Source information:
A computed fold for a 463-nucleotide part of an RNA from a Candidatus Falkowbacteria bacterium, annotated as small-subunit ribosomal RNA, 3' major domain. It matches the Rfam family "Bacterial small subunit ribosomal RNA". Its family is annotated with structural constituent of ribosome and ribosome in the Gene Ontology.
[in-house]
Context: one part of a larger RNA
RNA sequence: UGACGGGGACCCGCACAAGCGGUGGAUCAUGCGGUUUAAUUCGAUAACAAGCGAGGAACCUCACCAAGGCUUGACAUCCUCAGAAUCCCGGGUAAUGCUGGGAGUGCCGCAAGGAACUGAGAGACAGGUGCUGCAUGGUUGUCGUCAGCUCGUGUCGUGAGAUGUACGGUUAAGUCCGGUAACGAGCGCAACCCUCGUUCUAUGUUAAUUUUUCAUAGAAGACUGCCAGCUUUAAGCUGGAGGAAGGUGGGGAUGACGUCAAAUCAGCAUGGCCCUUAUGCCUUGGGCUACACGCAUGAUACAAUGGCCAGUACAAUGGGACGCAAAGUCGUAAGACGAAGCAAAUCCCAUCAAAACUGGUCUCAGUUCGGAUUGAGGUCUGCAACCCGACCUCAUGAAGUUGGAAUCGCUAGUAAACGCGUAUCAGCCACGGCGCGUUGAAUACGUUCUCGGGUCUUGUACA
Numbered sequence: 001u002g003a004c005g006g007g008g009a010c011c012c013g014c015a016c017a018a019g020c021g022g023u024g025g026a027u028c029a030u031g032c033g034g035u036u037u038a039a040u041u042c043g044a045u046a047a048c049a050a051g052c053g054a055g056g057a058a059c060c061u062c063a064c065c066a067a068g069g070c071u072u073g074a075c076a077u078c079c080u081c082a083g084a085a086u087c088c089c090g091g092g093u094a095a096u097g098c099u100g101g102g103a104g105u106g107c108c109g110c111a112a113g114g115a116a117c118u119g120a121g122a123g124a125c126a127g128g129u130g131c132u133g134c135a136u137g138g139u140u141g142u143c144g145u146c147a148g149c150u151c152g153u154g155u156c157g158u159g160a161g162a163u164g165u166a167c168g169g170u171u172a173a174g175u176c177c178g179g180u181a182a183c184g185a186g187c188g189c190a191a192c193c194c195u196c197g198u199u200c201u202a203u204g205u206u207a208a209u210u211u212u213u214c215a216u217a218g219a220a221g222a223c224u225g226c227c228a229g230c231u232u233u234a235a236g237c238u239g240g241a242g243g244a245a246g247g248u249g250g251g252g253a254u255g256a257c258g259u260c261a262a263a264u265c266a267g268c269a270u271g272g273c274c275c276u277u278a279u280g281c282c283u284u285g286g287g288c289u290a291c292a293c294g295c296a297u298g299a300u301a302c303a304a305u306g307g308c309c310a311g312u313a314c315a316a317u318g319g320g321a322c323g324c325a326a327a328g329u330c331g332u333a334a335g336a337c338g339a340a341g342c343a344a345a346u347c348c349c350a351u352c353a354a355a356a357c358u359g360g361u362c363u364c365a366g367u368u369c370g371g372a373u374u375g376a377g378g379u380c381u382g383c384a385a386c387c388c389g390a391c392c393u394c395a396u397g398a399a400g401u402u403g404g405a406a407u408c409g410c411u412a413g414u415a416a417a418c419g420c421g422u423a424u425c426a427g428c429c430a431c432g433g434c435g436c437g438u439u440g441a442a443u444a445c446g447u448u449c450u451c452g453g454g455u456c457u458u459g460u461a462c463a
Base pairs, nucleotide, nucleotide: 001463002462003460004459005458007457008456009455010454011453012452013451015447016446019410020409021408022407023406026300027299028298029297030296031295032294033293034291035290042053043052064286065285066284067283068282069281070280073125077124078123079121080120081119082118083117086103087102088101089100090099091098107114108113127275128274130273131272132271136269137268138264139263140262141260143258148187149186150185151184152183153182154163155162156161167178168177169176193252194251195250196249198220199219200218201217202216203215204214223246226240227239228238229237230236302403306362307361308360309359310358311357312356318349319348320347323342324341328337329336330335369400374395375394376393377392378391379390380389416439417438418437419436420435421434422433
């Protein structure tokens, strides 16, 4: 100087407390461990792994396994020879590889030849999701959006170092004020950026439309600016006025010096090492989807604040040409036929919603709750749904009666509840991710305690 303390003082945070809803029990989905397997590819492992890489594993993806093949190679550059390229029909195979026949002669150039492409040959080389994240770059997580981390000069100290950055107030803040052997400065904080909320101005594709709503662009507005009180006359705090908004207005982006030899050689790049008729490449099939079990994250429930039936309302974000698809018709339905319109404020997904509201029924039961599982019949995508897709209809109707110890989230348009959209995508195992709106609470006395963090101080046989 740090680190640590079941030392002290002060302060903060959904940290506790006060509340609301969950997890832990059931079934299913997804991920992980374990076990199994020819293979169940690999990585991630307290917080900071486990609906994570994966924003789509039937083939492909694919790295794994079995089998069949290739060896200058699927891909790049160079050399020699031949042929334009290319297209069609076969044989054979599980498929690729292999093999037979036919059509065909292009472009530049007078020609020789050349460019591109294909085949054969030789070697330089290609190739590797092989190893090392403890050789690395880049990127990322975490402490933590915590308020800290430093420097120049000066001063003090033999020195390591200290001071500045202590202290009194104050703040979300090393924020600001006062004060001071310090005076200044940098990276952080804040502000500048985006967005929501108010008003004004301009414009108007769309809509039947001038106003309005709305959209686009620009401007104004909030600064403790005004008043009162408190305080040290300061910084500031408390209350009030006006205001759409008040003291950081809400949200986002933004992550200091550093810590964990944290994560990633499988996004990419890359040193070294290793393989080179194979650890490279092609193909078919399988596997990543196994299942005594354990864990994690979710979905659905256990019902009457409910289930079912009928009727009646109200959104926003988005997406659409290899696309979105209306009307109409058929089908119980999934869907099929059909084709209008739309490169979209115009048409479509989508009459865009569901909780909600009104009426009826059920009357506390393993039920008209719950929907797992299984049987049968279909629809769609796709070469192909057996391993291993989603959806529809009929039948079947399991566990489950609110969950032990323990444990999680949340302070306001939040929690909780409700549906809708979208990326990926042929289809989809999405109950996941990311967004959008609708309905819309309760509680916070307080800081003794638990956890984490900050400042000062103290002890130490630790570095």